[in-house]
A computed fold for a 73-nucleotide RNA from Annulohypoxylon stygium, annotated as transfer RNA. It matches the Rfam family "tRNA". It is annotated as a transfer RNA.
RNA sequence: GAUCUCGUAGCUCAGGUGAUCAGAGCAUCACAUGAAAGUGUGAAGGUCGAGAGUUCAAGUCUCUCCGAGAUCA
Numbered sequence: 001g002a003u004c005u006c007g008u009a010g011c012u013c014a015g016g017u018g019a020u021c022a023g024a025g026c027a028u029c030a031c032a033u034g035a036a037a038g039u040g041u042g043a044a045g046g047u048c049g050a051g052a053g054u055u056c057a058a059g060u061c062u063c064u065c066c067g068a069g070a071u072c073a
Stems, first nucleotide, its partner, number of pairs: 001072007010026004028043006049065005
C1' cells in the first nucleotide's frame, strides 16, 4: 500500500433476509428475606464508532472517515 472482518448498555454478546417500541447474561441500585453469604422481585442504564446518502421507514443497504484484527505485497 491492497483486500477482508469487526465496532450495539460499565463488561461479554444477540439482533444477518430493512418495518414489531433495541434485547439477554454479568455487574450497579432499591425492596423482601436473612447474622452474613446467597436467593427472589423490581428499577436504572444505549441516540447501535463519527458523519453523510438511499428509502415512507436504517442497528441492518451505499459512501467517507476513525479505531481494532486477519491475509497478501

Lineage of the source: Eukaryota > Opisthokonta > Ascomycota > Pezizomycotina > Annulohypoxylon.